[in-house]
Background:
The prediction has a mean pLDDT of 90. This is a predicted structure of a 348-nucleotide part of an RNA (small-subunit ribosomal RNA, central domain) from a wastewater metagenome.

Context: one part of a larger RNA
RNA sequence: CUGGGCGUAAAGCGUGCGCAGGUGGUUUUACAAGACCGACGUGAAAGCCCCGGGCUCAACCUGGGAACUGCGUUGGUGACUGUAAGACUAGAGUGUGGCAGAGGGGGGUGGAAUUCCACGUGUAGCAGUGAAAUGCGUAGAGAUGUGGAGGAACACCGAUGGCGAAGGCAGCCCCCUGGGCUAACACUGACACUCAUGCACGAAAGCGUGGGGAGCAAACAGGAUUAGAUACCCUGGUAGUCCACGCCCUAAACGAUGUCAACUGGUUGUUGGGGUUUUCGAACCUUAGUAACGAAGCUAACGCGAGAAGUUGACCGCCUGGGGAGUACGGCCGCAAGGUUAAAACUC
Numbered sequence: 001c002u003g004g005g006c007g008u009a010a011a012g013c014g015u016g017c018g019c020a021g022g023u024g025g026u027u028u029u030a031c032a033a034g035a036c037c038g039a040c041g042u043g044a045a046a047g048c049c050c051c052g053g054g055c056u057c058a059a060c061c062u063g064g065g066a067a068c069u070g071c072g073u074u075g076g077u078g079a080c081u082g083u084a085a086g087a088c089u090a091g092a093g094u095g096u097g098g099c100a101g102a103g104g105g106g107g108g109u110g111g112a113a114u115u116c117c118a119c120g121u122g123u124a125g126c127a128g129u130g131a132a133a134u135g136c137g138u139a140g141a142g143a144u145g146u147g148g149a150g151g152a153a154c155a156c157c158g159a160u161g162g163c164g165a166a167g168g169c170a171g172c173c174c175c176c177u178g179g180g181c182u183a184a185c186a187c188u189g190a191c192a193c194u195c196a197u198g199c200a201c202g203a204a205a206g207c208g209u210g211g212g213g214a215g216c217a218a219a220c221a222g223g224a225u226u227a228g229a230u231a232c233c234c235u236g237g238u239a240g241u242c243c244a245c246g247c248c249c250u251a252a253a254c255g256a257u258g259u260c261a262a263c264u265g266g267u268u269g270u271u272g273g274g275g276u277u278u279u280c281g282a283a284c285c286u287u288a289g290u291a292a293c294g295a296a297g298c299u300a301a302c303g304c305g306a307g308a309a310g311u312u313g314a315c316c317g318c319c320u321g322g323g324g325a326g327u328a329c330g331g332c333c334g335c336a337a338g339g340u341u342a343a344a345a346c347u348c
Base pairs, nucleotide, nucleotide: 003320004319005318006317007302008301012316014201015200016199017198021194022193023192025088026087027086028085029084030083031082033081034080035077036076037075038074039073040072041071042070049065050064051063052062053061054060091191092188093187094186095185096183097182098181099180103177104176105175106174107173108172109171110154115149116148117147118146119145120144121143125136126135162169163168206247207246208245209244210243211242215241216240220236221235222234223233258315259314260313261312262311263310266293267292268291269290270289271288272287273286274285275284276283277282297304298303321348322347323346330341331340332339333338
């Protein structure tokens, strides 16, 4: 390279948007670039292949044929792809009426609890553990009552629930704002799908500047345990956790399953809509999600099974024995930490 693959064996980029590129609905006409058919020219000889001939055979030599799958010119075909023009509405989108939602940003506000402070009551313990000790307390702790301060998180509702592209999102109220679903019509008329490079977003930890700091808590200190204990347990405790702005760009970023579309038995639950019937209990139908079980089929098995890992198509990404190694060097990015791209020697 031709292939074969990517849930768990190596392999789906963390996620989206999207230029180039690739691919693209129904129908009419034209053209004839691709495509197909014919003819002609060319495709040196030798070699390969087939049929013969000559050296006693063979190698070797030699005659003929085939082949040279190509290129060019020309005549034709008009199904398919393409191009141009026109038409359509089943893809896609817009408008209108509804609906659900922790979707995002900003502002305000509430109660419970922890901690701290002040005062009252009150007296000897409290805290902690497997057991203890460090620690706190007669300078009055812990307990209890009242008042106050401050920060962070929002019990119950709460769900196998909802929303979001993913990361993720939860007290309540207000403002701004994105997306989705649904019903019946009207409109646009292929405007679509995917997407290398690119751009944007991206948990936690970490970094910079300035705030904030209740609880928790790397580091650190002490007490235990132990042969030791740089740990697990206990008492403390600083960064950090919180806010604003700016970076970092990685995760078992997981459904370990790329996106889009079509097709292919059922059953049960649940969320958001719509419709029909109704004995008003409900039943049935239809959609968009989200779960459980399972026909066919698939799979190495486990399992998947209309939300496919089934049957197909379009496009992208990725894999090619283990270690060395997601490392070195170089490039790019970063304040740094580091990230990204990414080998080889050697070895089994």